[in-house]
RNA sequence: UCGCAACCAGGAGAUGGCAUUCCUCCUUGAACCGCCGCAAGGCUGAUGAUGCCUGACGAGCU
Numbered sequence: 001u002c003g004c005a006a007c008c009a010g011g012a013g014a015u016g017g018c019a020u021u022c023c024u025c026c027u028u029g030a031a032c033c034g035c036c037g038c039a040a041g042g043c044u045g046a047u048g049a050u051g052c053c054u055g056a057c058g059a060g061c062u
Base pairs, nucleotide, nucleotide: 009027010026011025012024013023016053017052018051019050020049022048034043035042036041
């Protein structure tokens, strides 16, 4: 100096906020930035997962 691994730390996980650090990934030229379809057009969801709040939509009650 280079490569690999581990630990600590930081960061990320398709539209908002908080918590859990539980899961996965990345080490800053990174992780990540939804899917199908030639096109027209079509599909799921505010979560990676869980809980709460907010926003949107639908129904009911007062």

The RNA shown here (Fluoride riboswitch aptamer (crcB RNA motif)) has 62 nucleotides and comes from an uncultured Rhodanobacteraceae bacterium. It was read from a public genome assembly, where an Rfam model found it. Its mean pLDDT, the model's own confidence on a scale to 100, is 75.